Predicted 3D model of a 186-nucleotide RNA (Lysine riboswitch aptamer) from Scopulibacillus daqui. The sequence was found by an Rfam model in a public genome assembly. The organism belongs to Scopulibacillus, within Bacteria. The model forms 98% of the base pairs in the Rfam consensus. Rfam family: Lysine riboswitch aptamer. On this family, see Mandal et al., Cell 2003: "Riboswitches Control Fundamental Biochemical Pathways in Bacillus subtilis and Other Bacteria".
[in-house]
RNA sequence: AGGUGAGGUAGAGGUCGCGGUUUUUAUGAGUAAUGCAGAGGAGACAAAGAGAAGUUUAUGAAUCUGCAUGAAAGGAAAAAUCGCCGAAGUUUGUUCAGGUUUCUCUUACUGGACAGGCUGGGGCUGUUACCGAAUAGGGACAGAACUGUCACGCGGGCAAUACCCGCGUGUUGAGCUAUCGAUGGA
Numbered sequence: 001a002g003g004u005g006a007g008g009u010a011g012a013g014g015u016c017g018c019g020g021u022u023u024u025u026a027u028g029a030g031u032a033a034u035g036c037a038g039a040g041g042a043g044a045c046a047a048a049g050a051g052a053a054g055u056u057u058a059u060g061a062a063u064c065u066g067c068a069u070g071a072a073a074g075g076a077a078a079a080a081u082c083g084c085c086g087a088a089g090u091u092u093g094u095u096c097a098g099g100u101u102u103c104u105c106u107u108a109c110u111g112g113a114c115a116g117g118c119u120g121g122g123g124c125u126g127u128u129a130c131c132g133a134a135u136a137g138g139g140a141c142a143g144a145a146c147u148g149u150c151a152c153g154c155g156g157g158c159a160a161u162a163c164c165c166g167c168g169u170g171u172u173g174a175g176c177u178a179u180c181g182a183u184g185g186a
Stems, first nucleotide, its partner, number of pairs: 007180005014085001017084009033069007043056003047107007088119011120147002124143005130138002148172001150170008
C1' cells in the first nucleotide's frame, strides 16, 4: 500500500441501558372456592367445541339470591443482588411440552428448541377487534422530537492534513472505538 476475513480479544452509549433471581407492598378481591338457608327442577364434571369412556345427581344437578368464612397465580411498583451491551425484544414457520376425571381431534393460551425477518437506545403522542381482572402494564402500527456512533460540509480552538468544540445534513449494530494476529511488499 492493496486484497481477504461477519478473524480473535477488550470496551462505549443510558440516571428509566437490557434481562434474571429474591424480598416487601398494593391490586387481583370481599372475587374464585367452601358451608348454611331459600328459590329452582335435570342435568353437571376442561379455555372453547366435538367424540368415546368414567364419576356424580330427585337423599335434589346446573343456575340465581342472602348470610358466614375467605384465597392464589400471572402482571405492576420499590429495594437488594446476579449476569450483560443483539444486551434483549418482537414476528413468521416447523416441532416438543403443559393446564382438564381419562383419552383423541380442532382452535386458542403458556413455556422451550430450531430456521428466517425486523429493531442502534430509551422515552412522548396517537390508533388498536391482540395479551391482561383492569382505566395499570405489555404487544403491533404510525408520528414528531431527544440521544449514541460513523461519514460529509461550515465555523472556531490554531500555525497544523492530527485532535477537540459548536452548528447542519445523512446513515445505522453483520455497526463503532482500541488492540492482536495471518498473507504479500518496502